Description
This is a predicted structure of a 92-nucleotide RNA (c-di-GMP-I riboswitch aptamer) from Lachnospiraceae bacterium XPB1003. It matches the Rfam family "c-di-GMP-I riboswitch aptamer". The family is grouped with related families in Rfam's "c-di-GMP_I riboswitch clan". RNAcentral holds the sequence, with entries from ENA and Rfam.
[in-house]
RNA sequence: AAAUUUAAUCGGCAAAACUGUCAAAAGGCAGUGACGCAAAGCUCUUGAGUCUACGGAUAUACUUUUACUUCUAUGAUAGUCAGGCUGCAGAA
Numbered sequence: 001a002a003a004u005u006u007a008a009u010c011g012g013c014a015a016a017a018c019u020g021u022c023a024a025a026a027g028g029c030a031g032u033g034a035c036g037c038a039a040a041g042c043u044c045u046u047g048a049g050u051c052u053a054c055g056g057a058u059a060u061a062c063u064u065u066u067a068c069u070u071c072u073a074u075g076a077u078a079g080u081c082a083g084g085c086u087g088c089a090g091a092a
Stems, first nucleotide, its partner, number of pairs: 006089001012037002017032006035079001041085003046082003049077003055072003060067002
């Protein structure tokens, strides 16, 4: 100096819920708040899984040109699992 692991230290992030706001929704953003996290930092133009269905296709009912079934991501999830990149500490 580097790698693996994670004692201690300085700290960091922020689940659910509530309020406001954006969105068709999933969900996102902000405030309050901490369930947890050694990468719960970044990356969806790395792979898979999962969620949603505006729109498109489609069955049924109905004649109001509407309700609604099924399929579908171009949408979402990085705090689902991995991959890639970057990073603090220094006992064993």